RNA sequence: AGUGUCGUAGUUCAAUGGUAGAAUCCCCGACUGUCUAUCGGGAGGUUGCGGGUUCGAAUCCCGUCGGCACUG
Numbered sequence: 001a002g003u004g005u006c007g008u009a010g011u012u013c014a015a016u017g018g019u020a021g022a023a024u025c026c027c028c029g030a031c032u033g034u035c036u037a038u039c040g041g042g043a044g045g046u047u048g049c050g051g052g053u054u055c056g057a058a059u060c061c062c063g064u065c066g067g068c069a070c071u072g
Base pairs, nucleotide, nucleotide: 001071002070003069004068005067006066007065010024011023012022013021018055026042027041028040029039030038048064049063050062051061052060
């Protein structure tokens, strides 16, 4: 330098063009003599960034940045 792949909540990961979710973490409460555990509730997101297509984009297209792999 080229090709491929990945980037989504603090963390690990879902979501095959139609309301962005789960687990865990954090906060509050229930339970308990206390803690852990268990149970209930809540907060937390410009879907890496910038454009395009579309009535509608995490998803399709282009550019760009970063990680990994391969080729040279």